[in-house]
RNA sequence: GGGGCAGUAGCUUAAUGGCAAAGCUUCCGGUUGUGGCCCUGACGACGCAGGUUCGAUUCCUGCCUGCCCCU
Numbered sequence: 001g002g003g004g005c006a007g008u009a010g011c012u013u014a015a016u017g018g019c020a021a022a023g024c025u026u027c028c029g030g031u032u033g034u035g036g037c038c039c040u041g042a043c044g045a046c047g048c049a050g051g052u053u054c055g056a057u058u059c060c061u062g063c064c065u066g067c068c069c070c071u
Stems, first nucleotide, its partner, number of pairs: 001070007010024004018054001026042002029039002047063005
């Protein structure tokens, strides 16, 4: 220098162009003699900038970051 893959919650992962989902974690409450387990609930995210579209996590372009391959 060229190419490929990935980027979503604190962590691990979902989501066919139409209200962003779940597990773990954290917090409140319940349960318990206390704690744990368990039960209910809450907080919390689409890497950045454009484009297409009535509508973009999703499609297109560029950039950034990480991993891999070639040179």
Molecule: transfer RNA
Organism: Reticulibacter mediterranei